[in-house]
RNA sequence: AGGCCGGGUGACCGCGGCGCCUUCGGGCGUCGAGGAAAGUCCGGACACCGCAGGGCAGAACGCUCCCGACAUCGUUUACGACCGAGGGAGGCGGCGAAAGCCGACGGAAAGUGACACAGAAAACAGACCGCCGGUCGCGGAUCUCCGGAGUCGCGGCCGGUAAGGGUGAAACGGUGGGGUAAGAGCCCACCAGCGGCCCUGGCGACAGGGCCGGCUCGUCAAACCCCGUCCGGUGCAAGGCGAACAGGCUCCGCCGACGCGGCCCGCCGAGGAGCCGGGUAGCCGCAGAGAUGGAUGGCCACCCUAGACAGAAUCCGGCUUACAGGCCU
Numbered sequence: 001a002g003g004c005c006g007g008g009u010g011a012c013c014g015c016g017g018c019g020c021c022u023u024c025g026g027g028c029g030u031c032g033a034g035g036a037a038a039g040u041c042c043g044g045a046c047a048c049c050g051c052a053g054g055g056c057a058g059a060a061c062g063c064u065c066c067c068g069a070c071a072u073c074g075u076u077u078a079c080g081a082c083c084g085a086g087g088g089a090g091g092c093g094g095c096g097a098a099a100g101c102c103g104a105c106g107g108a109a110a111g112u113g114a115c116a117c118a119g120a121a122a123a124c125a126g127a128c129c130g131c132c133g134g135u136c137g138c139g140g141a142u143c144u145c146c147g148g149a150g151u152c153g154c155g156g157c158c159g160g161u162a163a164g165g166g167u168g169a170a171a172c173g174g175u176g177g178g179g180u181a182a183g184a185g186c187c188c189a190c191c192a193g194c195g196g197c198c199c200u201g202g203c204g205a206c207a208g209g210g211c212c213g214g215c216u217c218g219u220c221a222a223a224c225c226c227c228g229u230c231c232g233g234u235g236c237a238a239g240g241c242g243a244a245c246a247g248g249c250u251c252c253g254c255c256g257a258c259g260c261g262g263c264c265c266g267c268c269g270a271g272g273a274g275c276c277g278g279g280u281a282g283c284c285g286c287a288g289a290g291a292u293g294g295a296u297g298g299c300c301a302c303c304c305u306a307g308a309c310a311g312a313a314u315c316c317g318g319c320u321u322a323c324a325g326g327c328c329u
Stems, first nucleotide, its partner, number of pairs: 001329005007303004012298002015032007034309001038320002041318005046235004058231001060229003063090005072081004091105001092103004106226002111224002113220003128165002130161011142149002173191006192216002194213008239284003247276006255269002258266002
């Protein structure tokens, strides 16, 4: 580092599911939590709702190969294709002396933005010191035909420079030579990087090599953004079937009673139908544990004295987290 186990056996008492028996009190048999049942973080099954097509916006993901649950499709019917959380091996990059560890690992050469402090300047660069040229002024020495001339130094102004100094995490390739007033890929040789083409190795990411091009382009995309792939929503309290009694409302013809001489009509009682009660209870979904008042426990003895983290609630596959002790490689 990886994998596995995670108390065992027996007796007694107790709980739940199922089956059988019963004198209806119960009895017998059998089964009864986990590696994480947890977090509910991903992927899927399943279920319902939505859905002509296209676009905008938004989310997630982003190197290569192999494996990969379930579902769908195809055929040669036990294989292949597609999707795919994740796993393994590798490539590249960073750190490290190494072992090894880490990487949301498309694009910074499309655009926008940011880069503390320091520093002149932090991104189509920039001029603080320095270096160089021009010009003006002052001064020193020299020459002089006394008008000046050239030279050196200092200072002002204008311009060139990115080699040197200095700042910084980072200053727009490096070394050497040519070149120049001084300089500079300005030019050249070599080196480094980048881009294009070609060859070789590898399934591939990619690696190695050759030629060409002065192309030299900073870092950050878990900043906006661009490119590519892909994406409906809600979760078993999903969803399906669906009562009974009480009570209430409406309607109906017959019957009875009251009002009435009688009929119509009104009212009451009983009867029938529909609706409400209520899409409630219950059942299914739902399982080789399995409910909805929700079971899976307690105690004793021995091994050996001790035994953690923790307990199902639709199911499956992952990831993460917790874990006394023991075993194997």

Background:
The RNA shown here (Bacterial RNase P class A) has 329 nucleotides and comes from a soil metagenome. The RNAcentral record of the sequence draws on MGnify. Its mean pLDDT, the model's own confidence on a scale to 100, is 77. Rfam family: Bacterial RNase P class A. The family's RNA type in Rfam is ribozyme. Gene Ontology terms of the family: dimeric ribonuclease P complex, ribonuclease P activity and tRNA processing.